[in-house]
RNA sequence: CUCUUAUUACGAGAGGCUGAGGGACUGGCCCGAUGACGCCCGGCAACCGGCUAUAAUGCAAGGUGCCAAUUCCUGCAGGUACAACCUGAAAAAUGAGAG
Numbered sequence: 001c002u003c004u005u006a007u008u009a010c011g012a013g014a015g016g017c018u019g020a021g022g023g024a025c026u027g028g029c030c031c032g033a034u035g036a037c038g039c040c041c042g043g044c045a046a047c048c049g050g051c052u053a054u055a056a057u058g059c060a061a062g063g064u065g066c067c068a069a070u071u072c073c074u075g076c077a078g079g080u081a082c083a084a085c086c087u088g089a090a091a092a093a094u095g096a097g098a099g
Base pairs, nucleotide, nucleotide: 001099002098003097004096005095006094007093008092013041015040016039017038021031022030023029025075027073028072042067043066044065047063048062050059051058071091076088077087078086079085080084
């Protein structure tokens, strides 16, 4: 990087360092010097693995993951009571497995 598969409406700090960008991409709309993003600490969660009784809706937290807004909304298709809303794809992210 590609393929398969599951999940994506819950949850997570008035901490420290740094210092201008960030929210994948498009178009929006937002966050940000009252300090974002990132890193550390802290926390949340429970996919894999672990424990209990070879078990679980249990326990813990080892490997990941996550901690603005539904995956922030949207891009394609369909539907309706059509300034709008709903459903399903696609895309994306993450886990597990395979190449």
Model confidence (mean pLDDT): 81 of 100. SAM riboswitch aptamer (S box leader) from Pectinatus frisingensis, 99 nucleotides, folded computationally. Of the family's consensus pairs, 97% are formed in the model. It matches the Rfam family "SAM riboswitch aptamer (S box leader)". Its family is annotated with regulation of gene expression in the Gene Ontology. About the family: The SAM riboswitch is found upstream of a number of genes which code for proteins involved in methionine or cysteine biosynthesis in Gram-positive bacteria.